[in-house]
Predicted 3D model of a 74-nucleotide RNA (transfer RNA) from an uncultured Latescibacterota bacterium. Its mean pLDDT, the model's own confidence on a scale to 100, is 80.

């Protein structure tokens, strides 16, 4: 230099055929319980869906560029 994944919530991920207000775990906040804490429960905040355009009545999802990671060729 080429090409192929990958980007969603502090981390680690999931979202069906493109449909109405985007979810889970853990971790954090509160709060019940305890002498305190852990631990259980029960609750609750966290999001420009990596950025910029384009397609469609409607886009996390489809196309396009650019950015980072990574993985193979040279």
């Nucleotide at each position: 230099g080429g090409g192929g994944c990958a980007u969603u919530a502090g981390c680690u991920c999931a979202g069906u055929u493109g449909g109405a207000u985007a979810g889970a775990g853990c971790a954090c906040u509160g709060g019940u319980c305890u002498c305190c804490g852990g631990a259980a429960c029960c609750a609750g905040a966290g999001g420009u869906c990596a950025c910029a355009g384009g397609u469609u009545c409607g886009a996390a999802u489809c196309c396009u560029g650019u950015a980072u990671g990574u993985c193979c060729c040279a």

Its Rfam family is "tRNA". The family's RNA type in Rfam is transfer RNA.